FMN riboswitch aptamer (RFN element) from Dethiosulfovibrio salsuginis, 138 nucleotides, folded computationally. The sequence is in RNAcentral, with records from Ribocentre. Its Rfam family is "FMN riboswitch aptamer (RFN element)". From the family's description: The RFN element is a highly conserved domain that is found frequently in the 5'-untranslated regions of prokaryotic mRNAs that encode for flavin mononucleotide (FMN) biosynthesis and transport proteins.
């Protein structure tokens, strides 16, 4: 280094400004925000090694997951089935759901003096994963 095993720690952002009104961070106007892996023509770094080289960063709407809802199981734990948002256009190219330009759309439950992606609760919860420890054989 790769396997497996076992263990730890971490692992989510955002209402700001106006307007209506008894009341709205919830409507309207302007603005904000993007888990995790994967891909990926761009940038950046590393060098006895200039490489078909390692390493970093890069897609909210391209594939997968996760979160959430249902159902059903259940002493507790642990689980089983289903449902789950959103992108065009032009350009470059050999290639572009990814770049670059422009327009666009989308965002779970329950709660509220008024309809919430942005407040509050469930949550000091779970969690894709990421990283470090430890052992073991190969």
């Nucleotide at each position: 280094c790769g396997u497996c095993a076992u263990u730890c720690u971490c692992a989510g952002g955002g209402c700001g400004g106006g307007g209506c009104g008894a009341a709205a961070u919830u409507c309207c106007c302007c603005a904000c925000c993007g888990g995790c892996g994967g891909u990926g023509a761009a940038c950046c770094g590393a060098c006895u090694g200039u490489g078909a080289u390692c390493g970093g960063u890069a897609a909210g709407c391209c594939c997968g997951c996760g979160a959430g809802c249902u159902u059903c199981a259940u002493c507790c734990a642990c689980g089983a089935a289903g449902c789950u948002g959103a992108u065009c256009u032009g350009g470059u190219u050999a290639g572009a759901a990814u770049c670059c330009a422009g327009a666009g759309c989308c965002g779970a439950c329950g709660g509220u003096u008024a309809c919430a992606g942005u407040c509050c609760g469930g949550a000091a919860g779970a969690g894709a994963g990421a990283g470090g420890g430890u052992g073991a054989a190969c």